This is a predicted complex of two RNAs, RNase P RNA and transfer RNA, with 450 nucleotides together. It holds a member of the Rfam family "Bacterial RNase P class A". Rfam classes the family as a ribozyme. The coordinates come from a structure-prediction model, not an experiment, and the mean pLDDT is 80.
RNA sequence: CGAGCCCGUCGGACGGUCGCGGCGUGUUGCUCAGGCAGCACGUCGAGGAAAGUCCGGACUCCACAGGGCAGGGUGCUGGAUAACUUCCAGGCGGGGCGACCCGACGGAAAGUGCAGCAGAGAGCAGACCGCCUCAGUCGUCGGCAUUGCCGAUGACCGGCAAGGGUGAAACGGUGGUGUAAGAGACCACCAGCGUCACCGGCAACGGUGACGGCUCGGCAAACCCCACCCGGAGCAAGGCCAAGCAGGGACCGGGUUGCCCGCCCGUUGGUCCCGGGUAGGCCGCAUGAGCGUGUCGGUGACGACACGUCGAGAUGGAUGGCCGUCGCCUGCCCAACGGCAGGCACAGAAUCCGGCUUACAGACGGGCUCGCCCA
RNA sequence: GGUCCUGUGGUGCAGUUUGGAGUGCACACCGCCCUGUCAAGGCGGAGGCCGCGGGUUCAAAUCCCGUCAGGACCG
Numbered sequence: 001c002g003a004g005c006c007c008g009u010c011g012g013a014c015g016g017u018c019g020c021g022g023c024g025u026g027u028u029g030c031u032c033a034g035g036c037a038g039c040a041c042g043u044c045g046a047g048g049a050a051a052g053u054c055c056g057g058a059c060u061c062c063a064c065a066g067g068g069c070a071g072g073g074u075g076c077u078g079g080a081u082a083a084c085u086u087c088c089a090g091g092c093g094g095g096g097c098g099a100c101c102c103g104a105c106g107g108a109a110a111g112u113g114c115a116g117c118a119g120a121g122a123g124c125a126g127a128c129c130g131c132c133u134c135a136g137u138c139g140u141c142g143g144c145a146u147u148g149c150c151g152a153u154g155a156c157c158g159g160c161a162a163g164g165g166u167g168a169a170a171c172g173g174u175g176g177u178g179u180a181a182g183a184g185a186c187c188a189c190c191a192g193c194g195u196c197a198c199c200g201g202c203a204a205c206g207g208u209g210a211c212g213g214c215u216c217g218g219c220a221a222a223c224c225c226c227a228c229c230c231g232g233a234g235c236a237a238g239g240c241c242a243a244g245c246a247g248g249g250a251c252c253g254g255g256u257u258g259c260c261c262g263c264c265c266g267u268u269g270g271u272c273c274c275g276g277g278u279a280g281g282c283c284g285c286a287u288g289a290g291c292g293u294g295u296c297g298g299u300g301a302c303g304a305c306a307c308g309u310c311g312a313g314a315u316g317g318a319u320g321g322c323c324g325u326c327g328c329c330u331g332c333c334c335a336a337c338g339g340c341a342g343g344c345a346c347a348g349a350a351u352c353c354g355g356c357u358u359a360c361a362g363a364c365g366g367g368c369u370c371g372c373c374c375a
Numbered sequence: 376g377g378u379c380c381u382g383u384g385g386u387g388c389a390g391u392u393u394g395g396a397g398u399g400c401a402c403a404c405c406g407c408c409c410u411g412u413c414a415a416g417g418c419g420g421a422g423g424c425c426g427c428g429g430g431u432u433c434a435a436a437u438c439c440c441g442u443c444a445g446g447a448c449c450g
Stems, first nucleotide, its partner, number of pairs: 001371010012326007020045011047346001051357002054355005059234004066261004071230005076090005091105001092103004106225002111223002113219002128164002130160003136156009172190006191215001193212008238283004247274006253265003290309008327344007376449007385402005395433001404420005426442005
């Protein structure tokens, strides 16, 4: 210098002005009061994803919630956490020269099942081409010379699975022994699987040695088995107040998705249908697993302690417009300095919090790898 | 705001449960026949990335994950 990997921060900046929403103070008006409205001042006012609503919790109600079946979820090991389909560290497998990245990563010798087409054969399989003629039957030829023997050859029956071929997948690989031809049939080495012993590690797992059968395939994001977890609904939860109306009918248990038991509540109840009324206010609802800085413990996720700090609460839904200076990008003009115009990524709270995933112009900081060049 | 459902030729659907050539139905479209002509009818034909992207698997419309679009319900 070029190419790349990982982690973190920011996501136009400053000032002025006019607006919008919340809160506080003051003041004026209205109201019996509670309070409401106007004005002035002060103060606060979107995000890293506020998004998708994919997980997990807090909170609220259902019976503070119990048992069994069904159903759902998770799935290497150890830890973190309120909890997790999250995070950290490690193991194993895969990718990359490397920094590093990715992995739904329990069980297929519990059981059931699936594998279209092609192919001879697709699960304890099989013989199309091929290889062989040891044993058997029949034939031809030749020799010996006789009711047979030997040799060659052909067919049938048969043996084999080395090679070809099909397929995503065909029951280990190399070399040798062996054989009619062959084959883990046998032997040596290698790969893989299992059992046992020892060593390292909390564990997953790794290493070494011996033995075994010689090989026992794939799919569980198919049913299933094993281990662990899960009651349901969701702030339109739920509670209070105000206004208004018109009730009628059907059914009988109900208790927040299935079934059984148990428990609780209930006949002034509950479910459904038709009709009528309302379309208001308050609480929940902003101090919380909060944020920042520092120290300590831990490899780390994270935790403990100290100090500091309060940072949105709308309800048709506020956070915006304009001007000036600067930054960046695009276009045009100019020989150049420069000038003019436009734009500033993705997107926007709605009970709150921890994650994941997805979208995103660009800027900055730190650490590391590879290649080339120079000293 | 919350909870759920759907996406397959031009249109409306079935197929997804239990993975096996994208297969089928109706209407629409094109050509021919029939008719004096049109419609109806008969015969033949074309038209599909199964919303999109990725994964599991030998194999995905179907199973799993993400994403986009549309729709329904709730006090």